Model confidence (mean pLDDT): 79 of 100.
A computed fold for a 160-nucleotide RNA, annotated as glmS glucosamine-6-phosphate activated ribozyme aptamer.

[in-house]
RNA sequence: AAGGAAACAACAGCGCCAGGACUCGCGCGGAAAGAAAACGCGAGUUGACGAGGACAAGGACGAUCGAAACUUCGGCGGAUGCCUUGCGGUAUGGUACUACCGGAAAUGCUGAGAAAAGACAGGGAGCGAUCCCUGAACAAACGCAGCAGGGUACCUGAAA
Numbered sequence: 001a002a003g004g005a006a007a008c009a010a011c012a013g014c015g016c017c018a019g020g021a022c023u024c025g026c027g028c029g030g031a032a033a034g035a036a037a038a039c040g041c042g043a044g045u046u047g048a049c050g051a052g053g054a055c056a057a058g059g060a061c062g063a064u065c066g067a068a069a070c071u072u073c074g075g076c077g078g079a080u081g082c083c084u085u086g087c088g089g090u091a092u093g094g095u096a097c098u099a100c101c102g103g104a105a106a107u108g109c110u111g112a113g114a115a116a117a118g119a120c121a122g123g124g125a126g127c128g129a130u131c132c133c134u135g136a137a138c139a140a141a142c143g144c145a146g147c148a149g150g151g152u153a154c155c156u157g158a159a160a
Base pairs, nucleotide, nucleotide: 014077015076016075017074019073020046021045022044023043024042025041026040027039049066050065051064055086056085057084058083059082087102088101089100090099091098093155094154095153096152097151107148108147109146110145111144120135121134122133123132124131125130
């Protein structure tokens, strides 16, 4: 340096838990006996469902879209969003400015396709709260397709 094998990863709506809620055990409580609530301690469970999102540096911050509907409450951290500058792209060749963007690098309208969870059905783990697996289904934004469609000044030039 090349090739091969194994393991791990395949990465941000992500991770976490001092509050809350819930479960189990013990204590306490109550009482004729027994039971429940409340309270304390210990051990646990839950605490955002996917889609989409990264040019670089710096900065501030409650950072997009819908699904669900008992806490997806409350909080901590992070973060691809936002702002400024630089770089880059588009706006009929070049330069500057302006506008919109970030490599599929304006915008508007229309259209098609597309999710996971919850719920439902079945199965599994756990004393339990709860968790996991299988099945069929259901979004919006972005993107995609079609149609429409976009600067100013100067320079070059037959024409921009």
Its Rfam family is "glmS glucosamine-6-phosphate activated ribozyme aptamer". The family's RNA type in Rfam is riboswitch.